[in-house]
Molecule: transfer RNA
Organism: bacterium
């Protein structure tokens, strides 16, 4: 230098032939239970879906560019 894949919650990941309000597990916080901790039960907070632009009535999803990470080729 060229090619491919990935980027979604604090962590690990789902989701998407474009369509309501973006989800799970773990973690965190609160309440109940306990003498207390843990377990268990109930609830809550937490996301500009990597960034910008474009297409569209409508974009996490399609297109372009940029950035980061990984792999392959030279």
């Nucleotide at each position: 230098g060229g090619g491919c894949a990935c980027u979604u919650a604090g962590c690990u990941c789902a989701g998407u032939u474009g369509g309501c309000u973006a989800g799970a597990g773990c973690g965190u916080c609160u309440c109940g239970u306990u003498g207390a901790c843990g377990u268990c039960g109930a609830g809550a907070a937490g996301g500009u879906c990597a960034a910008a632009g474009g297409u569209u009535c409508g974009a996490c999803u399609c297109c372009u560019u940029u950035a980061g990470u990984g792999c392959c080729c030279a």